[in-house]
Molecule: transfer RNA
Organism: Candidatus Woesearchaeota archaeon
């Protein structure tokens, strides 16, 4: 240089292929609650779609492109 793969809260991860209303769980994080404290449990909040642009009535999805890792050719 050329090709294929991946990016979703702090951390993993589901939904993409087949466009649909407040993006879903898990651990962590907090606040109550129960406990003599604490942990376990039980209820609640807070937090994410890698960036741009295009299609569309509507984009995490779907199409250009960038960016960043990673795996291959030469």
């Nucleotide at each position: 240089g050329g090709g294929c793969c991946u990016a979703u809260a702090g951390u993993c991860u589901a939904g993409c292929c087949u466009g649909g209303a407040u993006a879903g769980g898990a651990c962590g994080g907090u606040g109550g609650g129960c406990u003599u404290c604490g942990g376990a449990c039980c209820c609640g909040c807070a937090a994410a779609c890698u960036c741009c642009g295009g299609u569309u009535c509507g984009a995490a999805u779907c199409c250009g492109g960038a960016u960043a890792g990673g795996c291959u050719c030469a």